A computed fold for a 267-nucleotide RNA from a Solirubrobacterales bacterium, annotated as Bacterial large signal recognition particle RNA. Lineage of the source: Bacteria > Bacillati > Actinomycetota > Thermoleophilia > Solirubrobacterales.
[in-house]
RNA sequence: CCGUGCUAGGUGGGGCGCUAGCGGUGCCCUGUCACCCGCAAUCCGCUCUAGCGGGGCUGAUCACCCGUCCGAGGGUUUCGGCCUUCGGGGUCAGUACGUCGCAGGCGGCGUUGACGGCCAGGUCCCGCGCGAUGCGCGCCCGUGAAUCAGGUCAGGUCCGGAAGGAAGCAGCCUUAAGCGGUAGCGAGCAUGCGCCGCGGGUCAGCCUGGCCCGAGCUGGCCACGACGGGCACGCCCGGGGACCGCUCUCGAGGGCGGGCCGCACGG
Numbered sequence: 001c002c003g004u005g006c007u008a009g010g011u012g013g014g015g016c017g018c019u020a021g022c023g024g025u026g027c028c029c030u031g032u033c034a035c036c037c038g039c040a041a042u043c044c045g046c047u048c049u050a051g052c053g054g055g056g057c058u059g060a061u062c063a064c065c066c067g068u069c070c071g072a073g074g075g076u077u078u079c080g081g082c083c084u085u086c087g088g089g090g091u092c093a094g095u096a097c098g099u100c101g102c103a104g105g106c107g108g109c110g111u112u113g114a115c116g117g118c119c120a121g122g123u124c125c126c127g128c129g130c131g132a133u134g135c136g137c138g139c140c141c142g143u144g145a146a147u148c149a150g151g152u153c154a155g156g157u158c159c160g161g162a163a164g165g166a167a168g169c170a171g172c173c174u175u176a177a178g179c180g181g182u183a184g185c186g187a188g189c190a191u192g193c194g195c196c197g198c199g200g201g202u203c204a205g206c207c208u209g210g211c212c213c214g215a216g217c218u219g220g221c222c223a224c225g226a227c228g229g230g231c232a233c234g235c236c237c238g239g240g241g242a243c244c245g246c247u248c249u250c251g252a253g254g255g256c257g258g259g260c261c262g263c264a265c266g267g
Stems, first nucleotide, its partner, number of pairs: 001267006009058003012030005020047005035055005064259007073250003079245003083241007092234001094233002097228005104222003107218003116212008124201006130194002132191004137186003140181004149174004157166003
C1' cells in the first nucleotide's frame, strides 16, 4: 500500500419557543449526501457522555477536531430614524382658519380714455295733475198698472122730446214706483296701479350720459406684515404597534490553514 471481517462512529445542522437544563415533537431558516416504525404541548424522553425503545444501511475516510474569513436566517430590555394608532392638554402658535393692512408677483378693467373735477338726469321723499282700474249713482235703453195713473175711448150704460151732454169697460198710446241692462257720456269715491306731466326737498352714496384732464384703477389668488380665537394637523405629556438601522448575540452552509486517522487475519 491492497483485500476481507469487525469496532468506535455516522445516518443532517441551526435559530426561536418550552425547560432548572439538554434533546425531541411544534414554528422557521439552510440544505439534497442526509433510512423506517412507536411516543409526545394543561407534552414526551432524559441529566452534563443529557431523546428513549425496536429494525435497517454504511463504516476508518469523503468522516471527525481546532483556528480564521465570508455568511442565509433568528433573537436583541435599552438607543436612533420613519410611519401609524389611542388618551389627555391648550402654555407654544408653525400649517390651516378669520379680520385688517400693503401693493411685490399673477389676474381683471383701462388711450374705443383709468383716477380725479364739473354739469345734467335717474334712483329716494312730499304735494298737485293726468291716465288706468274698481265701485255704486245719474243720463240713456228695455220692461213695467184687473181697479184705486193720464190721453183717446168702439160697443154698451145714464140724462134729455130732440139737438146734445156725462161717466166710462175692453183695445191702443204714454207714464210713476219698481225691475233689468250698460257700448258710451257726466259727476263722486277709492288705489300695494303708471316707461306719464308739473313744482319742491335731499342731492351722501350708487347708476347713466356729456365735457375737461391724460395713466392709472381694482384686490379675486399668491407672497409679506399685524392681530385674533381655537384644537383639524403640528407642538407638549403619557401609552401601544409596524418597518428600517446601530450595538450585542446565536448561527445553517461555504473558502483557507492545521491536527487525528482504530482492531484482527492474509498478501
Notes: The gene name in the source record is ffs. Rfam family: Bacterial large signal recognition particle RNA. Rfam describes the family as follows. The signal recognition particle (SRP) is a universally conserved ribonucleoprotein involved in the co-translational targeting of proteins to membranes. Its mean pLDDT, the model's own confidence on a scale to 100, is 76.